Source information: Model confidence (mean pLDDT): 78 of 100. This is a predicted structure of a 75-nucleotide RNA (c-di-GMP-I riboswitch aptamer) from Desulfuromonas sp. The sequence was found by an Rfam model in a public genome assembly. The model forms 94% of the base pairs in the Rfam consensus.
[in-house]
RNA sequence: GCAAUGUUAUGCCAAACCUGUUGUGAGGCGGGGACGGAAAGCCACGGGUCUCAUUGAGACGGCCGGGUUGCAUGC
Numbered sequence: 001g002c003a004a005u006g007u008u009a010u011g012c013c014a015a016a017c018c019u020g021u022u023g024u025g026a027g028g029c030g031g032g033g034a035c036g037g038a039a040a041g042c043c044a045c046g047g048g049u050c051u052c053a054u055u056g057a058g059a060c061g062g063c064c065g066g067g068u069u070g071c072a073u074g075c
Base pairs, nucleotide, nucleotide: 001075002074004073005072006071012037013036017032018031019030020029021028022027035062041068042067043066045065046064047063048060049059050058051057052056
């Protein structure tokens, strides 16, 4: 560098639940915790779900697809 794959990983992330804080709310963030994860990194672009002081504003990337970067292995 290339394509495919996700076997290994003492490394990485961290659901439920508990807890502090913040928000009207869906939820966010910190700590504990580990059900899982090979993009469970990032981007609300398409679909989907959800919220509200609803005609517009928001939330979810650990719901699916897409884009993009990366890890391990192989050549």